[in-house]
């Protein structure tokens, strides 16, 4: 140094152009003699950063950061 992958709620992870969602984990409340289990209900994301396309962009298209993998 060049090629690829990846970055979305605390944490795992969907979302191939039209208001961003599951499951885990909080929180409340039920049920229990009391804790777990379950059941219900819910909170919490400027979608790594800055541009550009577009009536719109998590997605497309440039630069950069940050982690991995492969050449060398």
């Nucleotide at each position: 140094u060049g090629g690829g992958a990846a970055g979305u709620g605390g944490c795992g992870c969907a979302g191939u152009g039209g208001u961003a969602g599951c499951g885990c984990a909080g929180u409340a409340g039920a049920c229990u003699g009391u804790u777990a289990a379950u059941c219900u209900a819910u909170u919490g994301g400027u979608c790594g950063u800055g541009g550009g396309u577009u009536c719109g962009a998590u997605c497309c298209c440039c630069a950069c950061c940050u982690u991995c993998c492969c050449a060398g």
Molecule: transfer RNA
Organism: Bacteriovoracaceae bacterium UBA6261